[in-house]
Context: one part of a larger RNA
Molecule: small-subunit ribosomal RNA, 5' domain
Organism: uncultured prokaryote
RNA sequence: GAUUGAACGCUGGCGGCAUGCUUAACACAUGCAAGUCGAACGGAAACGAUAGUAGCUUGCUACUAGGCGUCGAGUGGCGGACGGGUGCGUAACGCGUGGGAAUCUACCUUAGAGUUGGGGAUAAGCUUUGGAAACAGAGUCUAAUACCGAAUACGGUCUCCGGACUAAAGUGUGCCUCUCCUUGGAAGCACACGCUUUAAGAUGAGCCCGCGUUAGAUUAGCUAGUUGGUGGGGUAAAGGCCUACCAAGGCAACGAUCUAUAGCUGGUUUGAGAGGAUGAUCAGCCACACUGGGACUGAGACACGGCCCAGACUCCUACGGGAGGCAGCAGUAGGGAGUAUUGGACAAUGGACGAAAGUCUGAUGCAGCAAUACCGCGUGUGUGAAGAAGGCCUUAGGGUUGUAAAGCACUUUCAGUAGGGAGGAACAGGAUGAGAUUAAUACUCUCGUCCACUGACGUUACCUACAGAAGAAGCACCGGCUAACUCCGUGCCAGCAGCCGCGGUAAUACGGAGGGUGCAAGCGUUAAUC
Numbered sequence: 001g002a003u004u005g006a007a008c009g010c011u012g013g014c015g016g017c018a019u020g021c022u023u024a025a026c027a028c029a030u031g032c033a034a035g036u037c038g039a040a041c042g043g044a045a046a047c048g049a050u051a052g053u054a055g056c057u058u059g060c061u062a063c064u065a066g067g068c069g070u071c072g073a074g075u076g077g078c079g080g081a082c083g084g085g086u087g088c089g090u091a092a093c094g095c096g097u098g099g100g101a102a103u104c105u106a107c108c109u110u111a112g113a114g115u116u117g118g119g120g121a122u123a124a125g126c127u128u129u130g131g132a133a134a135c136a137g138a139g140u141c142u143a144a145u146a147c148c149g150a151a152u153a154c155g156g157u158c159u160c161c162g163g164a165c166u167a168a169a170g171u172g173u174g175c176c177u178c179u180c181c182u183u184g185g186a187a188g189c190a191c192a193c194g195c196u197u198u199a200a201g202a203u204g205a206g207c208c209c210g211c212g213u214u215a216g217a218u219u220a221g222c223u224a225g226u227u228g229g230u231g232g233g234g235u236a237a238a239g240g241c242c243u244a245c246c247a248a249g250g251c252a253a254c255g256a257u258c259u260a261u262a263g264c265u266g267g268u269u270u271g272a273g274a275g276g277a278u279g280a281u282c283a284g285c286c287a288c289a290c291u292g293g294g295a296c297u298g299a300g301a302c303a304c305g306g307c308c309c310a311g312a313c314u315c316c317u318a319c320g321g322g323a324g325g326c327a328g329c330a331g332u333a334g335g336g337a338g339u340a341u342u343g344g345a346c347a348a349u350g351g352a353c354g355a356a357a358g359u360c361u362g363a364u365g366c367a368g369c370a371a372u373a374c375c376g377c378g379u380g381u382g383u384g385a386a387g388a389a390g391g392c393c394u395u396a397g398g399g400u401u402g403u404a405a406a407g408c409a410c411u412u413u414c415a416g417u418a419g420g421g422a423g424g425a426a427c428a429g430g431a432u433g434a435g436a437u438u439a440a441u442a443c444u445c446u447c448g449u450c451c452a453c454u455g456a457c458g459u460u461a462c463c464u465a466c467a468g469a470a471g472a473a474g475c476a477c478c479g480g481c482u483a484a485c486u487c488c489g490u491g492c493c494a495g496c497a498g499c500c501g502c503g504g505u506a507a508u509a510c511g512g513a514g515g516g517u518g519c520a521a522g523c524g525u526u527a528a529u530c
């Protein structure tokens, strides 16, 4: 000199943009953060509309009707493995980079084939039992895209090449060309969304290897599933991954083992560079979710807001037994020099579910707080010598503060008040035209045109008008390094100090004042790095 997720002292006008528990991975009150689908299902607790019945206060109350809009609880499906947080652990194939073969992959895309015909349960419901509760049990009834056989097998798997094994589920909307009753429907047909199987892709993930990746030798030897082989098991998959037997190997001064420290990287910072330091925000990977262990479900977890066991802690209890996990967003206590609101909204972007409308979303987009950093703007402009008054100094003549102020003439950025006012909005929806599909002018899909609608921010950005210099400057320093000097007080005292050093009676070095210098909504100090 540069830099900082900074803090402290004094001071503080506005805006933009970013950032904000670096400490206790300490403990957590309260609210919210993962749901959704009635177009899978039986149904109907609530609300509403409609109809009917009864009562009457004549527009209300009660009852009935899943027939309708819808929908609590429940079965079922998909999603809760993403998104969000933290850095405890980890010196490791964890990460970075470059390769590899023995693998899986829900949803999505492309292509082939199929989607036949049956069965028995069970939740909810009803009846009831136990319990303080959490919850649990018994009986009975019922549905499905829940569950299980059978059939079929383009294909797939295994094969001794004879063969064996292996699936599936429906739902919604529309229509009468063919058949049957015939206003219209049923089988049927069509479309859409599904379902099963196979192949390929895409995406994501698992595994292996070369090289690189902190310090200590006041850590020199370490290792029995240890190193290799064979048989077997296991996995989606190679492998001591596991197991039985056999052999005795494997690593190490090019630092094994042990100890300490640490998430890694893109980057950040400094430096001319080489290099050093660092790893906040943002992005990629990894690890973790009160502590330790375990599996279940599933395409995917050994699962932050799932389960089981053990432990510590907190809470409830009728003492028998139960409940919990903010390293999600806010917030509280504590620790600390130190770090924000128990805010609005799903309008946009993205995600989950859904055919869609839509619902959910503390992701996200915004607002609030903080000079925490960076950037921009303002706190006026011109004129004005009687060089006013006052202050300070003085050789008492004067000098300086100083064109500074006052006065005169202007301007109005920003803030203030009032009015106007973009963009972030594209979709989705309705109407309609064309095309695809089809028996069809129906339904559905694609493309186009028109219509009305959707904004948290928001009193938005921006523009216009109004009034008035009006509301807006401090901090550090002045002995040398180092830009900037005098007086008074003090008297080795009180004190200063980054280094040299100053102070013992004229201190440019302490304290105050006047003056000056530097930076400026900041200035200085401390800490840290180069």
Base pairs, nucleotide, nucleotide: 001530002529003528004527006526007525008524009523010522013377014376015375016374018372019370020369021335027332028331030330031329032328035078036077037076040075041074043071044070047069048068050065051064052063053062054061055060056059085288086287087286094213095212096211097210098209099208100207103205104204108201109200110199111198112197113196114195115194116150118148119147125140126139127138128137129136130135155166156165157164158163170193171192172191173190174189175188179186180185181184214260215259216258221251222250223249226248227247228246229245230244231243232242233241263285264284265283266282267278268277269276270275290311291310292309293308294307313324314323315322316321341367343366345364349363350361351360352359353358380410381409382408383407390401391400392399393398414471416466417465418464419463420462424457429451430450431449432448433447434446435445436444474519475518476517477516478515479500480499481498485514486513487512488511489510495502496501